[in-house]
RNA sequence: ACUGUUCUUCGGGGUAUGUGUAAUUCAUAACCGACGGUAACGGAUGCUUGCACAUCCGAAGUCCGUGAACCUGCUGACGCAGGCCGAGCCGGUGAAAUUCCGGCACCGACGGUAAAGUCCGGAUGGGAGAAGAACGGG
Repeated sequence: ACUGUUCUUCGGGGUAUGUGUAAUUCAUAACCGACGGUAACGGAUGCUUGCACAUCCGAAGUCCGUGAACCUGCUGACGCAGGCCGAGCCGGUGAAAUUCCGGCACCGACGGUAAAGUCCGGAUGGGAGAAGAACGGG
C1' cells in the first nucleotide's frame, strides 16, 4: 500500500406570466439534476520535451449500479425480509463514443391543496457515499 473496529465532520437543486373566488398544481414560457463506476474531453504536475508518455484531479438527470420514498409480511419497539424502483434518439467525427460536438426529445416517490420534479409537510429525519482521526492486523 491494503485491511478490521470505533469515532468525528460533510452529504439535493429548481418560477415567471395569464385565466380564475381559489392554482409556484391548469395553460404558455422557463428552470433543476443525489452517490459510486465507466468516459476518446479538459486541467495540473513530472520527465527522457513527445501529434507523446506517466501520475493525479474534474467531466453522463436518460449507459451499468446505488440511495431515499412507496407497497407487502413479521416485530411490543428499534428494526428485519421481500417487492417496486423514471427517462434518448437522430446526425457528425473517429479504430473506438447511448459519455465528445450539433439538433430535437424525454423523465422525476408519498401526504396536503384547484390536478405539483420546482410550494407546504413527514424531515432539526434517513441516506448511497465522501473526507478525516484513533487503536489494531499486516

A computed fold for a 138-nucleotide RNA, annotated as FMN riboswitch aptamer (RFN element). Model confidence (mean pLDDT): 82 of 100. It matches the Rfam family "FMN riboswitch aptamer (RFN element)". Rfam's curators write: The RFN element is a highly conserved domain that is found frequently in the 5'-untranslated regions of prokaryotic mRNAs that encode for flavin mononucleotide (FMN) biosynthesis and transport proteins. Of the family's consensus pairs, 100% are formed in the model.